Small-subunit ribosomal RNA, 3' major domain from an uncultured bacterium, 477 nucleotides, folded computationally. Its mean pLDDT, the model's own confidence on a scale to 100, is 83. It matches the Rfam family "Bacterial small subunit ribosomal RNA". Gene Ontology terms of the family: ribosome and structural constituent of ribosome. RNAcentral holds the full RNA, with entries from ENA, Greengenes and SILVA.
Context: one part of a larger RNA
RNA sequence: UGACGGGGGCCCGCACAAGCGGUGGAGUAUGUGGUUUAAUUCGAUGCAACACGAAGAACCUUACCUGGUCUUGACAUGUCAAGAAGUCUGCAGAGAUGCGGAUGUGCCUUCGGGAACUUGAACACAGGUGCUGCAUGGCUGUCGUCAGCUCGUGUCGUGAGAUGUUGGGUUAAGUCCCGCAACGAGCGCAACCCUUGUCCUUAGUUGCCAGCAUUCAGUUGGGCACUCUAAGGAGACCGCCGGUGACAAACCGGAGGAAGGUGGGGAUGACGUCAAGCCAUCAUGGCCCUUAUGACCAGGGCUACACACGUACUACAAUGGACAGUACAGAGGGUCGCCAACCCGCGAGGGGGAGCUAAUCCCAGAAAGCUGUUCGUAGUCCGGAUCGGAGUCUGCAACUCGACUCCGUGAAGUCGGAAUCGCUAGUAAUCGCCGAUCAGCAUUUGCGGCGGUGAAUACGUUCCCGGGCCUUGUACA
Numbered sequence: 001u002g003a004c005g006g007g008g009g010c011c012c013g014c015a016c017a018a019g020c021g022g023u024g025g026a027g028u029a030u031g032u033g034g035u036u037u038a039a040u041u042c043g044a045u046g047c048a049a050c051a052c053g054a055a056g057a058a059c060c061u062u063a064c065c066u067g068g069u070c071u072u073g074a075c076a077u078g079u080c081a082a083g084a085a086g087u088c089u090g091c092a093g094a095g096a097u098g099c100g101g102a103u104g105u106g107c108c109u110u111c112g113g114g115a116a117c118u119u120g121a122a123c124a125c126a127g128g129u130g131c132u133g134c135a136u137g138g139c140u141g142u143c144g145u146c147a148g149c150u151c152g153u154g155u156c157g158u159g160a161g162a163u164g165u166u167g168g169g170u171u172a173a174g175u176c177c178c179g180c181a182a183c184g185a186g187c188g189c190a191a192c193c194c195u196u197g198u199c200c201u202u203a204g205u206u207g208c209c210a211g212c213a214u215u216c217a218g219u220u221g222g223g224c225a226c227u228c229u230a231a232g233g234a235g236a237c238c239g240c241c242g243g244u245g246a247c248a249a250a251c252c253g254g255a256g257g258a259a260g261g262u263g264g265g266g267a268u269g270a271c272g273u274c275a276a277g278c279c280a281u282c283a284u285g286g287c288c289c290u291u292a293u294g295a296c297c298a299g300g301g302c303u304a305c306a307c308a309c310g311u312a313c314u315a316c317a318a319u320g321g322a323c324a325g326u327a328c329a330g331a332g333g334g335u336c337g338c339c340a341a342c343c344c345g346c347g348a349g350g351g352g353g354a355g356c357u358a359a360u361c362c363c364a365g366a367a368a369g370c371u372g373u374u375c376g377u378a379g380u381c382c383g384g385a386u387c388g389g390a391g392u393c394u395g396c397a398a399c400u401c402g403a404c405u406c407c408g409u410g411a412a413g414u415c416g417g418a419a420u421c422g423c424u425a426g427u428a429a430u431c432g433c434c435g436a437u438c439a440g441c442a443u444u445u446g447c448g449g450c451g452g453u454g455a456a457u458a459c460g461u462u463c464c465c466g467g468g469c470c471u472u473g474u475a476c477a
Base pairs, nucleotide, nucleotide: 001477002476003474004473005472007471008470009469010468011467012466013465015461016460019423020422021421022420023419026314027313028312029311030310031309032308033307034305035304042053043052064300065299066298067297068296069295070294073125077124078123079121080120081119082118083117086103087102088101089100090099091098092097107114108113127289128288130287131286132285136283137282138278139277140276141274143272148187149186150185151184152183153182154163155162156161167178168177169176193266194265195264196263198234199233200232201231202230203229204228207224208223209222212221213220237260240254241253242252243251244250316416320375321374322373323372324371325370326369332363333362334361337356338355342351343350344349382413387408388407389406390405391404392403393402429453430452431451432450433449434448435447
């Protein structure tokens, strides 16, 4: 100087407390461990691995296994030889591949040839998702959006170092004020950026409709006031008033205001810590393989199942289930696509073909809600697992191993032990909608977004956890 303390002081955080809803019990989905297996590819392992890499494992993917094959190679550059390339096609085979058949000659040219591509030969070489994340770059997690981490000069100390950065106040903040052997400065904080909340200006189609006419309908004429869209601007600064305070910084209350003290949300992550994570995104040192640890193909596996754990979904019902009627979003996506009307089918879906490169057309019916009817506390008109049958769609192909529909079947489950998690407001809870990935496959489940409805509670900081500053002890570094 740090680190540590079941030392002290001050302070903060959904850290506790106060509340609301869960997990732990059930069924299912999914990940992991374990076991099994020819293989169940690999990685991630307290917080910070376990719906994680994977924003989509039937083949492909695929890295694994079994079998069948290749050896200058599936891919790159260089040399030589031949042929344009290419297109169609027969036989054998699971295919990779092997053996053939037909067709076809292009572009540039100094007529030697050249460019591009294909095939063959030999060698330099290719190739490796092989090892080492404890050789690395790069990216990321975590402490933590915590308020800290440092430097120059000066001063003090033999020195390691100290001071500044401590102290008195204050703040979300090393934020600011005052003081002070310090004076300044940098990286962080804040602000500048995006979004949302109010208003104004400009613009008016594909958007909108107050008044006028018109219609089934903003449908049409008309209009651009309003909504909205998208560009620019205004607005909030403790600016004003009162009080407290050291006359400071600031704090408390009030006015005005759409908004008040960082208005809400996001992006943004200092010096560093964990030899944290990734050599399987990529790059890369070293080591290793080179008729194989490389490459191609078919089938299988990654989907196994006594069990254990994590994360979710659906429930156990009446604030509910079922049936009928009826209302209101936002944000997205669409031409190899989204697919309307209409017809067929109980339905998944099929036919059909209009419109749309989209403020125009389509996906598209929002759901909870509201109005009525029914059920009457029951393993039920709750719950939907499982299984049987019949189908639809995608795709070369749904056996291993897809999703969906209809009929039948109707399991466990009556609110969950010890323990444990999230959340402070348009939040929790609850309800649906969209998207990426994608041939197909996630609504009952993952992830990312969007809106609808919309609470309760916080006395307080003694305690648990994590963190910041000062101080103290130490046989630790």